[in-house]
RNA sequence: UCAGAUGGCCGGAUGGCCGCUGUGCGGCCUGCAAAGGUUCGCAUGGAGGAAAGUCCGGGCUCCACGGAAGCACGGUGCCGGAUAACGUCCGGCGGGGGCGACCCCAGGGAAAGUGCCACAGAAAGCAAACCGCCUGUCGCGGGUUUCGGCCCACAGGUAAGGGUGAAAGGGUGCGGUAAGAGCGCACCGCGCAACCGGUAACGGGAGCGGCAAGGUAAACCCCACCGGGAGCAAGACCAAAUAGGGGUGACAUGUCCGGUUCGCCGGACAGCUCGUUUCCGGGCCCGUCACCCGGGUUGGUUGCACGAGGCGUCUGGUAACAGGCGUCCCAGAUGAAUGGUCAUCAUCCGCGCAAGCGGAUACAGAACCCGGCUUACAGGCCAUCUGACAAA
RNA sequence: GGGCCUGUAGCUCAGUUGGUUAGAGCGGACCGCUCAUAACGGUUUGGUCGCAGGUUCGAGUCCUGCCGGGCCCA
Numbered sequence: 001u002c003a004g005a006u007g008g009c010c011g012g013a014u015g016g017c018c019g020c021u022g023u024g025c026g027g028c029c030u031g032c033a034a035a036g037g038u039u040c041g042c043a044u045g046g047a048g049g050a051a052a053g054u055c056c057g058g059g060c061u062c063c064a065c066g067g068a069a070g071c072a073c074g075g076u077g078c079c080g081g082a083u084a085a086c087g088u089c090c091g092g093c094g095g096g097g098g099c100g101a102c103c104c105c106a107g108g109g110a111a112a113g114u115g116c117c118a119c120a121g122a123a124a125g126c127a128a129a130c131c132g133c134c135u136g137u138c139g140c141g142g143g144u145u146u147c148g149g150c151c152c153a154c155a156g157g158u159a160a161g162g163g164u165g166a167a168a169g170g171g172u173g174c175g176g177u178a179a180g181a182g183c184g185c186a187c188c189g190c191g192c193a194a195c196c197g198g199u200a201a202c203g204g205g206a207g208c209g210g211c212a213a214g215g216u217a218a219a220c221c222c223c224a225c226c227g228g229g230a231g232c233a234a235g236a237c238c239a240a241a242u243a244g245g246g247g248u249g250a251c252a253u254g255u256c257c258g259g260u261u262c263g264c265c266g267g268a269c270a271g272c273u274c275g276u277u278u279c280c281g282g283g284c285c286c287g288u289c290a291c292c293c294g295g296g297u298u299g300g301u302u303g304c305a306c307g308a309g310g311c312g313u314c315u316g317g318u319a320a321c322a323g324g325c326g327u328c329c330c331a332g333a334u335g336a337a338u339g340g341u342c343a344u345c346a347u348c349c350g351c352g353c354a355a356g357c358g359g360a361u362a363c364a365g366a367a368c369c370c371g372g373c374u375u376a377c378a379g380g381c382c383a384u385c386u387g388a389c390a391a392a
Numbered sequence: 393g394g395g396c397c398u399g400u401a402g403c404u405c406a407g408u409u410g411g412u413u414a415g416a417g418c419g420g421a422c423c424g425c426u427c428a429u430a431a432c433g434g435u436u437u438g439g440u441c442g443c444a445g446g447u448u449c450g451a452g453u454c455c456u457g458c459c460g461g462g463c464c465c466a
Stems, first nucleotide, its partner, number of pairs: 001388010012345007020046007027038004048363001052374002055372005060231004066280005073227005078092005093107001094105004108222002113220002115216003130162002132158005141152004170188006189211001190209003195204003235302004245293007253270007271284004309328008346361006393465007402418004411449001419437006442458005
């Protein structure tokens, strides 16, 4: 210098003028007051790294729910840690890619079971004989012959070769054999594994085994762990309005004994019910509850801005993160504010020889709040690292 | 704001437990029939299975992420 890798940051700047909106103070108005209102003045705050998708997790709120264990349903899935929690993050392990910095992986179990593996192919799952190769001594068929044999058929052996397929039950070599074959041997691969290291995933591995146990769990399933449902249009309050009605559904009590003021009360047993099963426990109505339809109101306040909060610094930890101290208060709209314009500058584009002129400013925009993930994003900056080339 | 459903030919829909080349009706084009049109008969046309990535030998179908459309609530 060029080409890359990883992490982080910014994402037009400054000033003037005019607007919009929140809050505080003051003025004015209403009101006994509390408080409320405001074409008023002053001060001050006013989008994001993703506010987005709503894909996960939590806070908060309401509803449901008697407890324990099991079942069912849904989710997650190497190991350890972090955290309020997570499918997130950090560190490590294994596999794959790259010369490398580094990146990617739904990465538990296929020797518990079931299912599937189309087409092609002889055979697709406790393998299989289509072609090929070899044998036919005993029994035995046909054709041909130069009588050595050859061809066909039949009976058997064989997984080395061909061919099919995504996949055909280790590879190479030597021996062996009628031909072959882990049939035997050497090396490589594979499986099991005493023992050693590590918290663990896992790594190393004496020795043993001729090789079995194909793939698929983003098919059912097994194992481990986690999980009530709904969502701020949740929910609460005030005001206004009104008419209450219609429909559907749920609601199990009974027998016996004792007492009695004859209304009932107490106890036992049985039954029903609380998703289901077992055990323990609770409850069991004569107008209540739940849901739906239709009607009315469709205004305001609250929830709602101090929070797992930001910034700085120190300590512990490889890190995610945790703790201490100091400091700061930082949007709250409700048809929905956060804008417009001027000047100077910055960047980019177009025109122009040039001076300059004209245009544009990435993606996008809060709505109860946080932690993540994913997706969109013009352009720029910083740090660390890798490779190549060149020079000293 | 929050919750849910859906996407296959121009339109309306099928598509089995992943399997060979994705079908049906209507429509379009051409031919026949008719004096002519319709109807009718025949032949034919037409697909990035919303997009991208993954799992698998193989994806319309299974999984993940985006994009579009629709419905519900106070």
This is a predicted complex of two RNAs, RNase P RNA and transfer RNA, with 466 nucleotides together.
Model confidence (mean pLDDT): 76 of 100.
Rfam match: Bacterial RNase P class A. Rfam classes the family as a ribozyme.